[in-house]
Context: one part of a larger RNA
Molecule: small-subunit ribosomal RNA, central domain
Organism: uncultured bacterium
RNA sequence: UUGGGCGUAAAGGGCGCGUAGGCGGUGCGGUAAGUCUGUUGUGAAAUCUCUGGGCUUAACUCAGAGUCUGCAACGGAAACUGCCGUGCUUGAGUAUGGGAGAGGUGAGUGGAAUUCCCGGUGUAGCGGUGAAAUGCGUAGAUAUCGGGAGGAACACCUGUGGCGAAAGCGGCUCACUGGACCAUAACUGACGCUGAUGCGCGAAAGCUAGGGGAGCAAACAGGAUUAGAUACCCUGGUAGUCCACGCCGUAAACGAUGAGUGCUAGGUGUAGAGGGUAUCGACCCCUUCUGUGCCGCAGUUAACACAAUAAGCACUCCGCCUGGGGAGUACGGCCGCAAGGUUGAAACUC
Numbered sequence: 001u002u003g004g005g006c007g008u009a010a011a012g013g014g015c016g017c018g019u020a021g022g023c024g025g026u027g028c029g030g031u032a033a034g035u036c037u038g039u040u041g042u043g044a045a046a047u048c049u050c051u052g053g054g055c056u057u058a059a060c061u062c063a064g065a066g067u068c069u070g071c072a073a074c075g076g077a078a079a080c081u082g083c084c085g086u087g088c089u090u091g092a093g094u095a096u097g098g099g100a101g102a103g104g105u106g107a108g109u110g111g112a113a114u115u116c117c118c119g120g121u122g123u124a125g126c127g128g129u130g131a132a133a134u135g136c137g138u139a140g141a142u143a144u145c146g147g148g149a150g151g152a153a154c155a156c157c158u159g160u161g162g163c164g165a166a167a168g169c170g171g172c173u174c175a176c177u178g179g180a181c182c183a184u185a186a187c188u189g190a191c192g193c194u195g196a197u198g199c200g201c202g203a204a205a206g207c208u209a210g211g212g213g214a215g216c217a218a219a220c221a222g223g224a225u226u227a228g229a230u231a232c233c234c235u236g237g238u239a240g241u242c243c244a245c246g247c248c249g250u251a252a253a254c255g256a257u258g259a260g261u262g263c264u265a266g267g268u269g270u271a272g273a274g275g276g277u278a279u280c281g282a283c284c285c286c287u288u289c290u291g292u293g294c295c296g297c298a299g300u301u302a303a304c305a306c307a308a309u310a311a312g313c314a315c316u317c318c319g320c321c322u323g324g325g326g327a328g329u330a331c332g333g334c335c336g337c338a339a340g341g342u343u344g345a346a347a348c349u350c
Stems, first nucleotide, its partner, number of pairs: 003322004007304002012318001014201004021194003025088007033081002035077008048066007091191001092188003095184004103177007110154001115149007125136002162169002206247002210243002215241002220236004258317006266295008275286001276284001299306002323350003332343004
């Protein structure tokens, strides 16, 4: 490289937007680049294959045929691909009317609880554990009542519920704002899919300088446990956790399952929309669409399992794998303040 693969054996990029490129619905007409066909020229000889001849045979050699799968010119065909022109509406988008939602950003605001401070009541313990001790407390703790401060998180509702591309999103109100879905079928008329490079987003931890700091809590200190205990348990406790600016760019970033399209039994739960019955509504029923779960047939699979949300049957495009260790290391490049990230070997060894 080919082939074969990528849920769990090696392998889907963390996620999106999108450039080049690749691929691309349907009718008609044209063209003839690709494609197909014919003719001519050329494709040296040797070699190679076949047939026959010559050395006793063979190797070797001679002759003929084939081959040289190619290229060019000219003539022809027009189904398919391309290109040009002109249409279409089912793909895609727009419009109008709707309802749903922890989607995002900013501002404001609420109650419960913890802690601390002040005051009242009150007295000897509290706390903690398997049991204890360190710790707190007669300078009045714990408990309880009233007042105040401050920070962080939002109980119940809450749901194999919802929204978002992923990361993720949960008190309430307002402002700004993104997307999806349903109905209508009015408009545009292939405007599409994918996407190397690129650009953007990206949990937690961490970093820079500033603010904030209630609770929790790496590090650290002490008490226990233990043979030891640099741990598990307990008492404390600093970074951090929070906010605003900037950086980092990684995760079991997981559905360990890339994106898009078409096709292929059913059953059941759930969320949103639509329709029907009924005067309306609840309720009920039905079917359709969109999403989200479970079970299950065909089929697939090494098995487990997957099974219309496929890991089934196909097509298009991208990413990735190629025995274990060495190693996601070294070196170099790029990025970063650093931590480090990214790209990514070899010797050697089994």